Background: The RNA shown here (SAM riboswitch aptamer (S box leader)) has 122 nucleotides and comes from a Chloroflexota bacterium. NCBI's taxonomy places the organism under Bacteria, Bacillati, Chloroflexota.
RNA sequence: GACUCAUCCAGAGAGGCUGAGGGACCGACCCUGUGAAGCCUCGGCAACCAUUCAAUGAACAGUCAUCAGUGUUCAGUGAAGAUGGUGCCAACUUCGGCGGACGAUUGUCCGAGAGAUGAGAG
Numbered sequence: 001g002a003c004u005c006a007u008c009c010a011g012a013g014a015g016g017c018u019g020a021g022g023g024a025c026c027g028a029c030c031c032u033g034u035g036a037a038g039c040c041u042c043g044g045c046a047a048c049c050a051u052u053c054a055a056u057g058a059a060c061a062g063u064c065a066u067c068a069g070u071g072u073u074c075a076g077u078g079a080a081g082a083u084g085g086u087g088c089c090a091a092c093u094u095c096g097g098c099g100g101a102c103g104a105u106u107g108u109c110c111g112a113g114a115g116a117u118g119a120g121a122g
Base pairs, nucleotide, nucleotide: 003120004119005118006117007116008115013042014041015040016039017038021031022030023029025097026096027095028094043089044088045087048085049084050083051080052079053078054077056075057074058073059072060071061070093114098111099110100109101108102107
C1' cells in the first nucleotide's frame, strides 16, 4: 500500500525556532509576512482502543443437592475521563466532482465514490 468494520453538521491553541506556503487530488472558494507548512515546549478537546464504575444476562466455582446471596470470567449496554495507546485543536471531511429525487436562476436533499481516524485481520 491493498482487505474488513465503525465514525466523520459537536469539541478543543498559546509560546518559541524558522520563513512561504497551506486547506489529500482536480475545480471553486478560502487561510496566510497581523507569519503558511514543518519542528520544539506547554496546554486543551474527544471517547476509537485500553482502563475504571454500574446494572443486566450467561458460564463456571462454591453447596450432599436446589434456590438466593457471594466470587471469577465472558457478553452486549450505560456512564466516567484519574491513567495509558492513537487521533485531533479555521471553515460540515471548507464546498463540489459520480448517480438519483425535487426545484429549475445560482440550489436543497438522499446515496455512492474518494479521503481521514480508530479497531481488527494479514